[in-house]
RNA sequence: GGGUUCAUAGUCUAGCGGUUAGGACAAUGCCCUUACAAGGCAUAAACUUCGGUUCGAAUCCGGGUGAACCCA
Numbered sequence: 001g002g003g004u005u006c007a008u009a010g011u012c013u014a015g016c017g018g019u020u021a022g023g024a025c026a027a028u029g030c031c032c033u034u035a036c037a038a039g040g041c042a043u044a045a046a047c048u049u050c051g052g053u054u055c056g057a058a059u060c061c062g063g064g065u066g067a068a069c070c071c072a
Base pairs, nucleotide, nucleotide: 001071002070003069004068005067006066007065010025011024012023013022018055027043028042029041030040031039048064049063050062051061052060
């Protein structure tokens, strides 16, 4: 330098154009317990960035940034 794949809460992950962006672990509060753990209920927390397409984009397209792998 070229190619392929990827980027979603603190962490892991689901979401093949119309979901309130879902789940698990973690956090916080309450219940339960003499207490702790476990369990139950609730709360907060996310789409890497800039454009484009579209009535509508996390999802499709292009550029940037970053990561992994392959080739040179």